RNAcentral holds the sequence, with entries from ENA and MGnify. The RNA shown here (transfer RNA) has 73 nucleotides and comes from a Solirubrobacterales bacterium. Its mean pLDDT, the model's own confidence on a scale to 100, is 81.
[in-house]
RNA sequence: GCACCAGUAGCUCAAUUGGUAGAGCACCGGCCUUCUAAGCCGGUGGUUGCGGGUUCGAGCCCCGUCUGGUGCG
Numbered sequence: 001g002c003a004c005c006a007g008u009a010g011c012u013c014a015a016u017u018g019g020u021a022g023a024g025c026a027c028c029g030g031c032c033u034u035c036u037a038a039g040c041c042g043g044u045g046g047u048u049g050c051g052g053g054u055u056c057g058a059g060c061c062c063c064g065u066c067u068g069g070u071g072c073g
Stems, first nucleotide, its partner, number of pairs: 001072007010025004019056001027043005049065005
């Protein structure tokens, strides 16, 4: 230098064909318990790496760009 893969909640990851952005853990509150832990119930939390484009509508499609990884040279 070229190609490919990945980037989404604090962390690990989903999201089928473009149609309401979710789960587990963590965190907060409640129940339970003498207290704590465990268990059960509920809740908060998102510029989908960034900037544009297409579309009625984009995490998903197109262009550019950044970071990390793999391969080739």